This is a predicted structure of a 477-nucleotide part of an RNA (small-subunit ribosomal RNA, 5' domain) from an uncultured Pseudomonadota bacterium. The prediction has a mean pLDDT of 89. Rfam family: Bacterial small subunit ribosomal RNA. The full RNA is in RNAcentral, with records from Greengenes.
Context: one part of a larger RNA
RNA sequence: GAACGAACGCUGGCGGCAUGCCUAACACAUGCAAGUCGGACGGACGGCCUUCGGGCCGCCAGUGGCGGACGGGUGAGUAACGCGUGGGUACCUGCCUCCUGGUGCGGGACAACGUCUGGAAACGGACGCUGAUACCGCAUGCCCCCUGCGGGGGAAAGGCUUGCCGCCAGGAGAGGGGCCCGCGUCGGAUUAGCUAGUUGGCGGGGUGACGGCCCACCAAGGCUUCGAUCCGUAGCUGGUCUGAGAGGAUGGCCAGCCACACUGGGACUGAGACACGGCCCAGACUCCUACGGGAGGCAGCAGUGGGGAAUAUUGGACAAUGGGCGCAAGCCUGAUCCAGCAAUGCCGCGUGGGUGAUGAAGGCCUUCGGGUUGUAAAGCCCUUUCGCACGCGACGAUGAUGACGGUAGCGUGAGAAGAAGCCCCGGCUAACUUCGUGCCAGCAGCCGCGGUAAUACGAAGGGGGCUAGCGUUGUUC
Numbered sequence: 001g002a003a004c005g006a007a008c009g010c011u012g013g014c015g016g017c018a019u020g021c022c023u024a025a026c027a028c029a030u031g032c033a034a035g036u037c038g039g040a041c042g043g044a045c046g047g048c049c050u051u052c053g054g055g056c057c058g059c060c061a062g063u064g065g066c067g068g069a070c071g072g073g074u075g076a077g078u079a080a081c082g083c084g085u086g087g088g089u090a091c092c093u094g095c096c097u098c099c100u101g102g103u104g105c106g107g108g109a110c111a112a113c114g115u116c117u118g119g120a121a122a123c124g125g126a127c128g129c130u131g132a133u134a135c136c137g138c139a140u141g142c143c144c145c146c147u148g149c150g151g152g153g154g155a156a157a158g159g160c161u162u163g164c165c166g167c168c169a170g171g172a173g174a175g176g177g178g179c180c181c182g183c184g185u186c187g188g189a190u191u192a193g194c195u196a197g198u199u200g201g202c203g204g205g206g207u208g209a210c211g212g213c214c215c216a217c218c219a220a221g222g223c224u225u226c227g228a229u230c231c232g233u234a235g236c237u238g239g240u241c242u243g244a245g246a247g248g249a250u251g252g253c254c255a256g257c258c259a260c261a262c263u264g265g266g267a268c269u270g271a272g273a274c275a276c277g278g279c280c281c282a283g284a285c286u287c288c289u290a291c292g293g294g295a296g297g298c299a300g301c302a303g304u305g306g307g308g309a310a311u312a313u314u315g316g317a318c319a320a321u322g323g324g325c326g327c328a329a330g331c332c333u334g335a336u337c338c339a340g341c342a343a344u345g346c347c348g349c350g351u352g353g354g355u356g357a358u359g360a361a362g363g364c365c366u367u368c369g370g371g372u373u374g375u376a377a378a379g380c381c382c383u384u385u386c387g388c389a390c391g392c393g394a395c396g397a398u399g400a401u402g403a404c405g406g407u408a409g410c411g412u413g414a415g416a417a418g419a420a421g422c423c424c425c426g427g428c429u430a431a432c433u434u435c436g437u438g439c440c441a442g443c444a445g446c447c448g449c450g451g452u453a454a455u456a457c458g459a460a461g462g463g464g465g466c467u468a469g470c471g472u473u474g475u476u477c
Base pairs, nucleotide, nucleotide: 001477002476003475004474006473007472008471009470010469013349014348015347016346017345018344019342020341021307026305027304028303030302031301032300035066036065037064040063041062043060045058046057047056048055049054073260074259075258082185083184084183085182086181087180088179089178091177092176093175096173097172098171099170100169101168102167103166104138105137106136107135113128114127115126116125117124118123143154144153145152146151158165159164160163186232187231188230193223194222195221198220199219200218201217203215204214205213235257236256237255238254239250240249241248242247262283263282264281265280266279285296286295287294288293313339315338316337317336321335322333323332324331325330352382353381354380355379362373363372364371365370386418388413389412390411391410392409396404421466422465423464424463425462426447427446428445432461433460434459435458436457442449443448
């Protein structure tokens, strides 16, 4: 000098765009953050119509389907194929696209519901009834799988309505993922040896898949001063800051990957999880209880306590973009888009312009002549950005739909009117005098100032610098 997710002190007019718990991965009141489909299904309730057969609409829990594995948060752990980069293949892939073929015949249940019943509650139990795109069997087999090549095994679901949405098997694609490898990836040797599923083989189990992933047996290997092991520290990257560069430092916002979801462990379901707002077990903590037993997990958005130098609203809207479900209408969406708060940062603008010398008054200095503040002010002429008042009023929305928002913008009006501070002035370093103080009070980045004339302390006048900021502190280069 530059930089910052900054903080602190003094000060503070406006706008745009960004950014905003770096500390306790501390604990959390309350609300919201993931639902949706009646065009899969039976029914309860309400309403309308009825030729009394029934039909239609709304709504609710349940069965069933899809989604809850995305989106959002955090950085604890991790020095690792975790990440980056370049390759590889023993693999999987719901929804989407293309292609081939099919969608035949049957069956038995179970919620809801009804009756009875347990419990304070959470939540159940027994019996009885019922539907399906729920479940099961038979058939068939384009095709797929196994095979000793003889053969064996394997599917489906309908709905609304006439054309759509579906269903099953298989192939291909796109996108997504799993696994493996080369290279790269912090400090410590005051850590020098480490290792028993350890290293390899054979056989098997397991997986979607390779593999010591797991198991039995056999062999005795494997890693390491080119730093193994151990200890410490740390999410990695695109990037960011600095620097002429080389390099150094860093990884906040945004984007990609990873890991985690009170702590530890586990599996279930599923195309996908070992699953933030799912389940089970254990633990700590909090809450309810009729003491028998139950409930909970903000590192989602806001908000609270606490910690801290320090970091915001318990806001609006689904209008746009995107996502889930649905044929659709639509519903849901603290993703998102907006608004609020904060000079936290960057950028832009304003706080007026011209004229004005008896060089006013006042202040300060003075050698008492004067000098300086200073064209500065007043006065006169003028303008109206921003702000204020009134009126009009968008783009964002291809047909409809606007939270933002009566916002931006435009027009009119009044009036210089409402808008300047902070640090410094001994040298480095740009800017000097007077008074006060008297090694005191104090200053200070370094050198150093202050003990009676201090340009270095405090104040004033004057000056220098930057400016809605200016200084200080911290950190990096």